Transfer RNA from Synura synuroidea, 72 nucleotides, folded computationally.
It matches the Rfam family "tRNA".
The coordinates come from a structure-prediction model, not an experiment, and the mean pLDDT is 80.
RNA sequence: AAGAAAAUAGCUUAAUGGUAAAGUCUUGGUUUCCAAAACCAAUUAUUGUAAGUUCAAGUCUUACUUUUCUUG
Numbered sequence: 001a002a003g004a005a006a007a008u009a010g011c012u013u014a015a016u017g018g019u020a021a022a023g024u025c026u027u028g029g030u031u032u033c034c035a036a037a038a039c040c041a042a043u044u045a046u047u048g049u050a051a052g053u054u055c056a057a058g059u060c061u062u063a064c065u066u067u068u069c070u071u072g
Base pairs, nucleotide, nucleotide: 001071002070003069004068005067006066007065010024011023012022013021018055026042027041028040029039030038048064049063050062051061052060
């Protein structure tokens, strides 16, 4: 320099254009002599940024930012 992929909760990942889901972490409770484990409940997202299409965008289109991979 050229090409490709990814960006969603503190972390790891889901989600046919139609109200964003779970695990884990954290907090509280039950249990226990005390813990751990188990069980129950709660909290947590301007879906990387900015535009466009659409009645409706995490999803489709464009540009940019960051990261990763390939080629030379």